[in-house]
Context: one part of a larger RNA
RNA sequence: CGCAGGAUACUUGAGGAGAGCUAUUUCUAGUACGAGAGGACCGAAAUGGACGAACCAAUGGUGAUUCAGUUGUUCUACCAAGGGCACUGCUGAGUAGCUAUGUUCGGAAAGGAUAAGCGUUGAAAGCAUCUAAACGCCAAGCCUCCUCCAAGAUAAGGUAUCCCUAUGAGACCCCCUGAAGACUACAGGGUUGAUAGGCUGGGUGUGUAAGUACAGUAAUGUAUUUAGCUAACCAGUACUAAUCGGUCCAUUGG
Numbered sequence: 001c002g003c004a005g006g007a008u009a010c011u012u013g014a015g016g017a018g019a020g021c022u023a024u025u026u027c028u029a030g031u032a033c034g035a036g037a038g039g040a041c042c043g044a045a046a047u048g049g050a051c052g053a054a055c056c057a058a059u060g061g062u063g064a065u066u067c068a069g070u071u072g073u074u075c076u077a078c079c080a081a082g083g084g085c086a087c088u089g090c091u092g093a094g095u096a097g098c099u100a101u102g103u104u105c106g107g108a109a110a111g112g113a114u115a116a117g118c119g120u121u122g123a124a125a126g127c128a129u130c131u132a133a134a135c136g137c138c139a140a141g142c143c144u145c146c147u148c149c150a151a152g153a154u155a156a157g158g159u160a161u162c163c164c165u166a167u168g169a170g171a172c173c174c175c176c177u178g179a180a181g182a183c184u185a186c187a188g189g190g191u192u193g194a195u196a197g198g199c200u201g202g203g204u205g206u207g208u209a210a211g212u213a214c215a216g217u218a219a220u221g222u223a224u225u226u227a228g229c230u231a232a233c234c235a236g237u238a239c240u241a242a243u244c245g246g247u248c249c250a251u252u253g254g
Stems, first nucleotide, its partner, number of pairs: 001152001005163007015149004021049007033038001051106005059100004066093005071086006110144003117137004170248004174190005195241003198237005205229002211224005
C1' cells in the first nucleotide's frame, strides 16, 4: 500500500514447514523346533542411546551493577574510616537474567490407497493360471492423523460486537518503558496514571559493619550484633518523569 469506512476480539484452512529413529533386557519360554548343540515367530513390559522442544523448582555454570577478605601505592590534613589505580588488582561467595553437562516431555496409536510379495474366483486356451473382467491381504515408504505457520489464499474468506460522519471515530507524531529489540517492528503505559525511577516493606546474597566499651604491652579478641550493607526479584506508595500539545483521515459506507 492492498483487501473500497474505521476498530476490537475470535476463527476457517488453500498451502507450507516440522516430526517420523533405534538398542538392550525381562516375561511368554529354555516353550515351538531340534538327536543334541542350540533356540524362536507372535504378543506384553521395562530400561537406555542419539535427536528435538520447553524450562530454571532442584544440581551446576556465568553473573566487569551485590557482599566480604586482602597486597602495593596515592588522595581525603593526621588517627581511624574510606575513595582512586594496579587484568574486574587479586581472592572467596553470589541475586535476577541467560544457560547445560541439569529437569520435564516427544517419536505413539489409528485410517485410506499402494510397492515388491501372498491370495480368492476366473476365462482367453473344456485343463491350468493372482488377471484379462471382478474381489482381498500386505511396508519404517505415499495421503491423512500429530505439532507449528498460514486470507498478499489479489478467488485477499468467515463470525460477533462497537464507533464516526462535521460536536472528528480512529491512527500516528511525542513522552515513560519492557522477560520485545541492531534500526524498525512488537507489547505495556501516558495523571480518569503504578509505565519507569525514587522511597517504604519483604525476599535473596554476603557473613557479624562503623562507633563505643572491655581484655591484652601489642598484633588482636570479645560485647553491642545472626549485625551492617544488599544489582537486575516481589509488593505498596504519585515524591520525580510520562506536561502541554501537534499531524493525518469521512462519501466510491446508509